[in-house]
RNA sequence: GCCGAGAUAGCUCAGUGGAAGAGCGGCAGAACUUACGAAAGUGGGUGCUCUGCAGGUCGGUGGUUCGAGUCCACUUCUCGGCA
Numbered sequence: 001g002c003c004g005a006g007a008u009a010g011c012u013c014a015g016u017g018g019a020a021g022a023g024c025g026g027c028a029g030a031a032c033u034u035a036c037g038a039a040a041g042u043g044g045g046u047g048c049u050c051u052g053c054a055g056g057u058c059g060g061u062g063g064u065u066c067g068a069g070u071c072c073a074c075u076u077c078u079c080g081g082c083a
Base pairs, nucleotide, nucleotide: 001082002081003080004079005078006077007076010024011023012022013021018066026053027052028051029050030049031046032045033044034043035042036041059075060074061073062072063071
């Protein structure tokens, strides 16, 4: 230099032009457990289990389209191949 693949939540990844999602992780609660207490209740802990919540302007810029993570152009970075 040429060719190909990839970039989406903190991490690993889905998402065939029509509402951006899952698992893990985070937070809260349940549940369980434990300390104190006469009780009401208060505090601590938790492998597994259940429920809920938060977290993104989809690498960047521009374009096509009523509508773009998805199509097009340029560009940055990562990985692989060729020379």